[in-house]
RNA sequence: AAAAAAAUUCAUAAAGCUUCUCGUAUAUGUGCAGGAAUUGGCCUGCAUGUCUCUACCCGAUCACCGGAAAUGGUCGGACUACGGGAAUAACGAACGGUCGG
Repeated sequence: AAAAAAAUUCAUAAAGCUUCUCGUAUAUGUGCAGGAAUUGGCCUGCAUGUCUCUACCCGAUCACCGGAAAUGGUCGGACUACGGGAAUAACGAACGGUCGG
């Protein structure tokens, strides 16, 4: 001086994860069966709905049902699948957008 290997550190990049957000799907919907309650208005199962896996409920409020077998309206809430976006903080200015009054 050159080459190779290993370890450590740093930097950068990419990807992934996480969180948030937006879009699409689905209207957390519909049709039934069996059972249960009525101080209640549910439980179990089947089907259907999505270029779709899963889910198909909860709460508030208004109504309805006079003891019966049947719930309804309105509002709010997501979960899941796929895709897009964002993620150091504070202050100030300009422009633009969005939301709210």
The RNA shown here (Purine riboswitch aptamer) has 101 nucleotides. It was read from a public genome assembly, where an Rfam model found it. Model confidence (mean pLDDT): 75 of 100. It matches the Rfam family "Purine riboswitch aptamer". About the family: Riboswitches are metabolite binding domains within certain messenger RNAs that serve as precision sensors for their corresponding targets. Allosteric rearrangement of mRNA structure is mediated by ligand binding, and this results in modulation of gene expression.